[in-house]
Source information
Bacterial RNase P class A from a Reyranellaceae bacterium, 379 nucleotides, folded computationally. It matches the Rfam family "Bacterial RNase P class A". By type it is a ribozyme. A source record names the gene rnpB.

RNA sequence: CCAGACGGCUGGAUGACCGCGGCGCCUUCGGGUGUCGAGGAAAGUCCGGGCUCCACGGAAACACGGUGCCGGGUAACGCCCGGCGGGGGCGACCCCAGGGAAAGUGCAACAGAGAGCAGACCGCCAGCCUUCCUCGGAAGGCCGGUAAGGGUGAAAGGGUGCGGUAAGAGCGCACCGCGAAGCCGGUAACGGUUUCGGCACGGCAAACCCCACCGGGAGCAAGACCAAAUAGGGAUGGCAGGCCGGGCGACCGGCAAAACGCGUUUCCGCGUCGCCAUCCGGGUCGGUCGCGCGAGGCGUCCGGCAACGGGCGUCCCAGAGGAAUGGUCAUCCAUCGCUUCGGCGAGGACAGAACCCGGCUUACAGGCCGUCUGGCAAA
Repeated sequence: CCAGACGGCUGGAUGACCGCGGCGCCUUCGGGUGUCGAGGAAAGUCCGGGCUCCACGGAAACACGGUGCCGGGUAACGCCCGGCGGGGGCGACCCCAGGGAAAGUGCAACAGAGAGCAGACCGCCAGCCUUCCUCGGAAGGCCGGUAAGGGUGAAAGGGUGCGGUAAGAGCGCACCGCGAAGCCGGUAACGGUUUCGGCACGGCAAACCCCACCGGGAGCAAGACCAAAUAGGGAUGGCAGGCCGGGCGACCGGCAAAACGCGUUUCCGCGUCGCCAUCCGGGUCGGUCGCGCGAGGCGUCCGGCAACGGGCGUCCCAGAGGAAUGGUCAUCCAUCGCUUCGGCGAGGACAGAACCCGGCUUACAGGCCGUCUGGCAAA
C1' cells in the first nucleotide's frame, strides 16, 4: 500500500431571535421569570420480569404449551459470557433447534432389478448341453455361485490395501471407522489411550413419540379514591284524594270513571299507576392517584479470561391529554454538483416517548477509533 475479519463510538456544532409543553416562584390574573424537555433504536410487541387485579387449602398426577451439548452470569429469560462437538475458510474468523433412532408407531417422490433385517438388470465365474473349430478355444442355451466392477438414486447393509478364491465375499490379516469394557486428563460436555468384538446397530424426532426441566389467568382501557345533572331503587316526613250526603274529627255510606299489562276479540276477571322535600346506597359524565429515585446514569478502584459482581464518590435526567419536544438567520463541519480553482449552488441517515425495566429482532446517508489476518514492496 492492497484485500479482508471482529469489536466499539458518533450520527451535525456554536450563537442570536421567535415559539411550544411540565414544574417552582412572582403577579396588576393579561402575564413575567427560573429550570427541565426523545432514541440507539422511542419501532416490531417476539421472549423474560417488576407492578396491579382475579382465581386458588397443600401436594402430586394428567392434559396443553415452551425449552433442549456442558459450565457460569442474571431478578428472570428462548438472553449474555466461556468452553465442547460438527461444518466452512489459506487465515483473522464465521455458521449449527446441538437430548434420545440397539422403547414403539410411521415416512422416503422420481429413477432403479432391488428402499429396510433388500436386491442378480448388465457384468464376472463353475458345471452340463448344442453348434463351429486353426483342437488352444469361441458363440448360444440351461442350472447355479457372486454384492469386487458398471448402471439408478438424496441414500444400495463399513473404507483402503494385502492375502485368499472357480469368481467373489470381514472369508483371513493390517490400518482407519463403529460398538463394548477398563485406565488417564477435565467440575462437566468431552478428549486421549489399552484390550476385546468381524460389523451386528443406515437416514428422518422444525413426524408422532420418549426423557429432563419450566409454566395459574388478564393486563396501566391493570387498578385505587373522590364524585354532578337526569332517570331509576330504598327510607322518613308532608300534601292531595272525581262528585254527593253525614260526622267537630279520624272516618263512614252512596254514585260515577280513565289509562296500561295479562289470559282469549267482546263481556268479565286479576294486577299496576299521585305530588313535594330531605336523606341513604349503586353506576355514568368528570376529576385525582397509579406516574418515575430506578434491577438508574457517570467516574474510579478491586475480584473475574469474560458475561458480570462488589466498594467509594458524584448527578437527578420528559412525564399528559390523541396533541409539547419546533422554526428562522449567521458562522463553521461532513457530503454532493458545477468551476475560469478565486469561488458558487444544493443540502443533513433511520426515525420519534405515553406504566416501567432486561433482552432479541428489524430500519439506519455519512464519519471516526481499536485489535487482528492474508498478500505485495522497501529499510